Transfer RNA from Sandaracinobacter neustonicus, 73 nucleotides, folded computationally.
The sequence was found in a public genome assembly.
The coordinates come from a structure-prediction model, not an experiment, and the mean pLDDT is 81.
Rfam family: tRNA. By type it is a transfer RNA. From the family's description: Transfer RNA (tRNA) molecules are approximately 80 nucleotides in length.
[in-house]
RNA sequence: GGGCUCGUAGCUCAGUCGGUAGAGCAACGGACUUUUAAUCUGUAGGUCUCGGGUUCGAAUCCCGACGAGCCCA
Numbered sequence: 001g002g003g004c005u006c007g008u009a010g011c012u013c014a015g016u017c018g019g020u021a022g023a024g025c026a027a028c029g030g031a032c033u034u035u036u037a038a039u040c041u042g043u044a045g046g047u048c049u050c051g052g053g054u055u056c057g058a059a060u061c062c063c064g065a066c067g068a069g070c071c072c073a
Stems, first nucleotide, its partner, number of pairs: 001072007010025004019056001027043005049065005
């Protein structure tokens, strides 16, 4: 330098055909009793990497940039 894959909550990851962004863990509140904590339940938490385009509508499609991984040179 080129090709491919990927970027979504604090972490690990889903997200179908373009139509209100989700789960587990973690955090916080409550209940409970088995009390370094476990179990149950609830709450909060998002610039969907960034910029632009298409569209009535974009995490999703298109272009560019940035970052990570793999391969080739």